[in-house]
RNA sequence: GCAGGCCAGGCAGUCGCGGACCGCUUCUGCGGUUCGAGGAAAGUCCGGACACCACAGAGCAUGGGUGCUGGUUAACGGCCAGCGAGGGAAACCUCAGGGAAAGUGCCACAGAAACGACACAGCCUCCGGGCAACCGGCGGCAACGGUGAAAAGGUGCGGUAAGAGCGCACCAGCGGCCUGGUGACAGGUCGGCUGGGCAAACCCCACCCGGUGCAAGGCCAAGCGUGAGCGUUACGGGCUGCUCGCCCAGCUCCAGGUCGGCCGCACGAGGCGUCUGGCAACAGGCGUCCCAGAUGGAUGACUGCCCACGACAGAAUCCGGCUUACUGCCUGCUAAC
Numbered sequence: 001g002c003a004g005g006c007c008a009g010g011c012a013g014u015c016g017c018g019g020a021c022c023g024c025u026u027c028u029g030c031g032g033u034u035c036g037a038g039g040a041a042a043g044u045c046c047g048g049a050c051a052c053c054a055c056a057g058a059g060c061a062u063g064g065g066u067g068c069u070g071g072u073u074a075a076c077g078g079c080c081a082g083c084g085a086g087g088g089a090a091a092c093c094u095c096a097g098g099g100a101a102a103g104u105g106c107c108a109c110a111g112a113a114a115c116g117a118c119a120c121a122g123c124c125u126c127c128g129g130g131c132a133a134c135c136g137g138c139g140g141c142a143a144c145g146g147u148g149a150a151a152a153g154g155u156g157c158g159g160u161a162a163g164a165g166c167g168c169a170c171c172a173g174c175g176g177c178c179u180g181g182u183g184a185c186a187g188g189u190c191g192g193c194u195g196g197g198c199a200a201a202c203c204c205c206a207c208c209c210g211g212u213g214c215a216a217g218g219c220c221a222a223g224c225g226u227g228a229g230c231g232u233u234a235c236g237g238g239c240u241g242c243u244c245g246c247c248c249a250g251c252u253c254c255a256g257g258u259c260g261g262c263c264g265c266a267c268g269a270g271g272c273g274u275c276u277g278g279c280a281a282c283a284g285g286c287g288u289c290c291c292a293g294a295u296g297g298a299u300g301a302c303u304g305c306c307c308a309c310g311a312c313a314g315a316a317u318c319c320g321g322c323u324u325a326c327u328g329c330c331u332g333c334u335a336a337c
Stems, first nucleotide, its partner, number of pairs: 001333006009306007017036008038312001042323002045321005050213004063209005068082005083097001084095004098204002103202002105198003120145001122141003126137004153171006172194001174191007217263004227253004236248004270289008307310001
């Protein structure tokens, strides 16, 4: 320097806090037993479980996402093993890594020209002028110089008036065939010579995708009010002196539902150990363990001893990842001395 893994101060005592169970109880507490944060509980970035809403099924369109190959998984944009490209002296690391001969678009500055382009400086045959150096013109060219991140394959030899894949050899690229591989791809061989880059630009292709999140959602349900019935010969009040009627009080009932309470809520794609299959991710078998569950929201404080003197940080529906923060230690490998 690179890769992988582990720990997250330890022990003892005292007091305190939350959950569960048991016992007692003046019904509210007391006592006992037991359990009580993390590797990231964090960011809420991705994927699921679960819940409700929407929806016959299938396809298309629109929109979003993913993008080498093969595996793995409940699923993933994760992980594992490979391939290719790039970086490093090495160990090793990084990569949105399909398609640029379907179309459109863009390519700053510089430069003649940024794509079926162009000729600034230049090279050359011929013609004209000039004693000459050279100048002008019709053409040919792109090797050489210059610009640029990038200039229409690269290097060399031949060739030519000068040149040019114009020809040849090697290399790069493209296409066909053969061989190996499940495949990405690799190796070989043949061919004509040759098609700039950008798709984290539009786009094309393949695959995937309903919405909202535990304040989801379900149950019980004071009080006040609404609705229905009763409101009488017995017990009320008002309209009204009487009868009827109406209204109120009162009683009963139904529905919705506020305060509040309960569930969801912690036994799970679970942890640990071991064996088997697999390079691995992972899968399977056996054994064993129960491991926070609050709702103003619990895990703290003190004392003693020891050490390497203790970082980042605390659950709130749960799980699999990613990312970020951070202490100490161990193992293997590489390089130099």
The RNA shown here (Bacterial RNase P class A) has 337 nucleotides and comes from a Miltoncostaeaceae bacterium. The sequence is in RNAcentral, with records from ENA. The coordinates come from a structure-prediction model, not an experiment, and the mean pLDDT is 76. Rfam family: Bacterial RNase P class A. Rfam classes the family as a ribozyme. The gene name in the source record is rnpB.